[in-house]
RNA sequence: GCGGCUAUUGUAUAACGGUCAUUACGCCGGUUUGUGGUACCGGAAAUUCGGGUUCGAUUCCCGGUAGCCGCC
Numbered sequence: 001g002c003g004g005c006u007a008u009u010g011u012a013u014a015a016c017g018g019u020c021a022u023u024a025c026g027c028c029g030g031u032u033u034g035u036g037g038u039a040c041c042g043g044a045a046a047u048u049c050g051g052g053u054u055c056g057a058u059u060c061c062c063g064g065u066a067g068c069c070g071c072c
Stems, first nucleotide, its partner, number of pairs: 001071007010025003018055001027043005048064005
């Protein structure tokens, strides 16, 4: 230099182009408990960035950035 793959709450994950973006762990609050833990209930928190297509984009297209792999 060329090609491919990946990027979603704190972490790990799911999501035919369509209602409030899923689930688990963690975090916060409540109930329970003599305290803590367990258990149950509730809550906060995410689509790597910039454009385009579309009535509508996490999803499709183009271009960046970062990481990984291969070729030279």
The prediction has a mean pLDDT of 82. Predicted 3D model of a 72-nucleotide RNA (transfer RNA) from an uncultured bacterium. It matches the Rfam family "tRNA".